C1' cells in the first nucleotide's frame, strides 16, 4: 500500500440476506420464599447499534467516507 472479517447494554452474542417499536443469556436493582447464605420465582433499570454523511415516509439493516482490532497478500 491492496484485499477481507469484526464493531449492537457492564460482559458474551442475536437481529443484517429480505428496511418498519432494539432483543437474548449472564451480571446489576427490588420484592417473595429461607432464621441467614446459597438457590429458585416474579418485577425492574441500563443502548439510541464504532464515527460522519447520504438514500428513504421510515436505517442496527442499504450506499459513500472514516476510525479501531484481527487475518491474508505485497
Nucleotide at each position: 500500500c491492496g484485499g477481507g472479517a469484526u464493531g449492537u447494554a457492564g460482559c458474551g452474542c442475536a437481529g443484517c440476506c429480505c428496511g418498519g417499536u432494539a432483543g437474548c443469556g449472564c451480571a446489576c436493582u427490588u420484592g417473595c420464599a429461607u432464621g441467614g447464605g446459597g438457590u429458585g420465582c416474579a418485577a425492574g433499570g441500563g443502548g439510541u447499534c464504532g464515527c460522519u454523511g447520504g438514500u428513504u415516509c421510515g436505517a442496527g439493516u442499504c450506499c459513500a467516507g472514516u476510525c479501531a482490532u484481527c487475518c491474508c497478500g505485497a
The prediction has a mean pLDDT of 83. The RNA shown here (transfer RNA) has 74 nucleotides and comes from a Bacteroidota bacterium. It was read from a public genome assembly. Its Rfam family is "tRNA". It is annotated as a transfer RNA. The organism belongs to Bacteroidota, within Bacteria.